[in-house]
RNA sequence: CUCUGGAAAAGGCAAACUCAAGGUAACUUGGGGACGCAAAGCCACGAGUCCUUAGUAUCUGGAUAGUCGGGUUGUCAAA
Numbered sequence: 001c002u003c004u005g006g007a008a009a010a011g012g013c014a015a016a017c018u019c020a021a022g023g024u025a026a027c028u029u030g031g032g033g034a035c036g037c038a039a040a041g042c043c044a045c046g047a048g049u050c051c052u053u054a055g056u057a058u059c060u061g062g063a064u065a066g067u068c069g070g071g072u073u074g075u076c077a078a079a
Base pairs, nucleotide, nucleotide: 004077005076006075012037013036017032018031019030020029021028022027035066041072042071043070045069046068047067048064049063050062051061
């Protein structure tokens, strides 16, 4: 340094639910809360799913990174 892993150590994030706010909606932000996560850090490139406009239907615009794949950055070092 790379692969692999999370054994040890130091930590990190935060599902459902709930309160407040934003949004037509999907959903998002903050507080509480922990189901879980070795990238559950970041990116909407591909697919899927969800909302939305037109509408017979494709189409348009958006959401989801904790749906999957991909890209990229990072902590530790027992084996």

c-di-GMP-I riboswitch aptamer from an uncultured Geobacteraceae bacterium, 79 nucleotides, folded computationally. Its mean pLDDT, the model's own confidence on a scale to 100, is 82. Rfam family: c-di-GMP-I riboswitch aptamer. From the family's description: GEMM was predicted in a large-scale screen for bacterial structured RNA regulatory elements.